[in-house]
A computed fold for a 530-nucleotide part of an RNA from an uncultured bacterium, annotated as small-subunit ribosomal RNA, 5' domain. The coordinates come from a structure-prediction model, not an experiment, and the mean pLDDT is 80. The RNAcentral record of the full RNA draws on ENA.
Context: one part of a larger RNA
RNA sequence: ACGAACGCUGGCGGCGUGCUUACACAUGCAAGUGGAGCGACGAACCAGGCUUCGGCCUGGGGCAGAGCCGCGAACGGGUGAGUAACACGUGGGUAACCCACCCCGGUGACCGGGACAACCCGAGGAAACUCGGGCUAAUACCGGAUGUACUGCACUCUCAUAAGUGAGUGCAGGAAAGAUAGCUUCGGCCUUCGCACCGGGACGGGCCCGCGGCGCAUUAGCUUGUUGGUGGGGUAACGGCCUACCAAGGCGACGAUGCGUAGCUGGUCUGAGAGGACGAUCAGCCACACUGGGACUGAGACACGGCCCAGACUCCUACGGGAGGCAGCAGUGGGGAAUCUUGCGCAAUGCGCGAAAGCGUGACGCAGCAACGCCGCGUGGGGGAAGAAGGCCUUCGGGUUGUAAACCCCUUUCAGUUGGGACGAAGCUUCCUCGGUGAAUAGCCGUGUGGAGUGACGGUACCUUCACAAGAAGCCCCGGCUAACUACGUGCCAGCAGCCGCGGUAAUACGUAGGGGGCUAGCGUUGCUC
Numbered sequence: 001a002c003g004a005a006c007g008c009u010g011g012c013g014g015c016g017u018g019c020u021u022a023c024a025c026a027u028g029c030a031a032g033u034g035g036a037g038c039g040a041c042g043a044a045c046c047a048g049g050c051u052u053c054g055g056c057c058u059g060g061g062g063c064a065g066a067g068c069c070g071c072g073a074a075c076g077g078g079u080g081a082g083u084a085a086c087a088c089g090u091g092g093g094u095a096a097c098c099c100a101c102c103c104c105g106g107u108g109a110c111c112g113g114g115a116c117a118a119c120c121c122g123a124g125g126a127a128a129c130u131c132g133g134g135c136u137a138a139u140a141c142c143g144g145a146u147g148u149a150c151u152g153c154a155c156u157c158u159c160a161u162a163a164g165u166g167a168g169u170g171c172a173g174g175a176a177a178g179a180u181a182g183c184u185u186c187g188g189c190c191u192u193c194g195c196a197c198c199g200g201g202a203c204g205g206g207c208c209c210g211c212g213g214c215g216c217a218u219u220a221g222c223u224u225g226u227u228g229g230u231g232g233g234g235u236a237a238c239g240g241c242c243u244a245c246c247a248a249g250g251c252g253a254c255g256a257u258g259c260g261u262a263g264c265u266g267g268u269c270u271g272a273g274a275g276g277a278c279g280a281u282c283a284g285c286c287a288c289a290c291u292g293g294g295a296c297u298g299a300g301a302c303a304c305g306g307c308c309c310a311g312a313c314u315c316c317u318a319c320g321g322g323a324g325g326c327a328g329c330a331g332u333g334g335g336g337a338a339u340c341u342u343g344c345g346c347a348a349u350g351c352g353c354g355a356a357a358g359c360g361u362g363a364c365g366c367a368g369c370a371a372c373g374c375c376g377c378g379u380g381g382g383g384g385a386a387g388a389a390g391g392c393c394u395u396c397g398g399g400u401u402g403u404a405a406a407c408c409c410c411u412u413u414c415a416g417u418u419g420g421g422a423c424g425a426a427g428c429u430u431c432c433u434c435g436g437u438g439a440a441u442a443g444c445c446g447u448g449u450g451g452a453g454u455g456a457c458g459g460u461a462c463c464u465u466c467a468c469a470a471g472a473a474g475c476c477c478c479g480g481c482u483a484a485c486u487a488c489g490u491g492c493c494a495g496c497a498g499c500c501g502c503g504g505u506a507a508u509a510c511g512u513a514g515g516g517g518g519c520u521a522g523c524g525u526u527g528c529u530c
Stems, first nucleotide, its partner, number of pairs: 002527001004526005011377006017370002019335001023333003027330003032071003037068002045060006078288003088212007097205002102201007110144004119134006150173008159164001178193002182189002214260003221251003226248008263285004267278004290311005313324004341367001343366003349363001350361004380410004390401004414471001416466001419463002424457001427454005432448001434446004474519005479500003485514005495502002
């Protein structure tokens, strides 16, 4: 010093922290969102019509739940198994690369087509679910056109010289989608958000290299895609990354190979420093997601809460067949010396979707439990000697406990009680006024002591009223090291002990008592590190 544990003890508050078995998991929640992309269904409610007074039909309207579609789900959260490696740290390279959403600049959005869900009908199945027929929309899908720049090929010039960069010409290839408010002379105009292509930026990544950080030589030789080349493939991209052929190389006492151990770092602890040990919490990177393997989708995954296969395990079953993966947050069993609530809220911060309102968020903000740690406060203050009683010791005179108590005066922190009561929201949302832009009372931007709404924590913090010293002290030690001594009991017994060592009849060392010393809501012990 500790993410500690154990024993005894325990008043309050603030801030932190809190599984060892990468063992198995009941239950709930942890990723959704968009109707201003789309069709259908259609509850309240409104209007019209019909009515057997039950309701029905038509047109508006729009809640909820499904479906198609878009974006997100690759972030956020967990864990440390594996990994001695370009995994990490640091410094570089990429003329060998990618980048959805965001920003800037430029250009464009023309003409067509056929489906599939939902829905209806039918069938199979215990279920999970599946199959057949029919209808339909789109910012879903497909074809054609155009295409600056873009890509490929050929040529020229320039700059470089290893590949290549930049500019130009020719040929070939290659894109798109609409929605919405307002105005309208119904032709359209215009706003905002989207769509396509290209160039640039930003953000984020991929790949490559130098150097650095561990134990064993009682591990000395290792290697066949191995080392290099050529052709081909593959990738966003270089490359034995893969493949065919050719050559026979490559690494190693400057420690290869093997074995053991281990996530790495910023940092943390210790120390005067040098150094040593460690890598919890927080932050960066990496790896993993029951075990092993694989790809799909996508800008991005070889994907914790996606898919497929195999395996182990668990569960359901009508025995035909199905379902699952807490190293997310709580929680359970087990293991262990040992580590928490199946809590509240999206008010704030952040993230996803949305034009927005908003919705979601076990991220996060809070609360709960635990002296586990650090820090702060309290358990009273002043006076009070006849040095009371009691205890202990005694040389029996007394000494000590000890101003300690009693008693008198005072105060009321904290806890308790009464009443008030936040900051976190100077934000955000919505309405209104006014201003700018506009043709506009759309939109957009701004404005205001303007109106309204919005807090989980929480009736919490804080302030205040009242009452009473009232409710709040223990633990270890006293032979030397090492601060602190006597009596009794015991008699090498019972016991103590970190080392030296105590105990066999006068034990300051065992046990008890009185007294003393140390620390204090803690004190000791054990473990571990410096």